[in-house]
Molecule: transfer RNA
Organism: Candidatus Pacearchaeota archaeon
RNA sequence: GGGGAUGUGGUGUAGUCUGGUUAGCAUCGGAGCUUUGGGAGCUUCUGACCGCGGUUCAAAUCCGCGCAUCCCCA
Repeated sequence: GGGGAUGUGGUGUAGUCUGGUUAGCAUCGGAGCUUUGGGAGCUUCUGACCGCGGUUCAAAUCCGCGCAUCCCCA
């Protein structure tokens, strides 16, 4: 220099191919219930689509340009 893959709560992950439900699940964290207390269990709350732009009635999803990480070629 060229090509490819990946990027979603603090952490892990589904959804992307085929655009349309309030972006789901697990765990962590806050509050409550239960218990003499603890543990365990249950209920509830908080919290996310890498950035910018484009297409569209509608974008996590499609397109373009970047950024980060990883892999391959030179």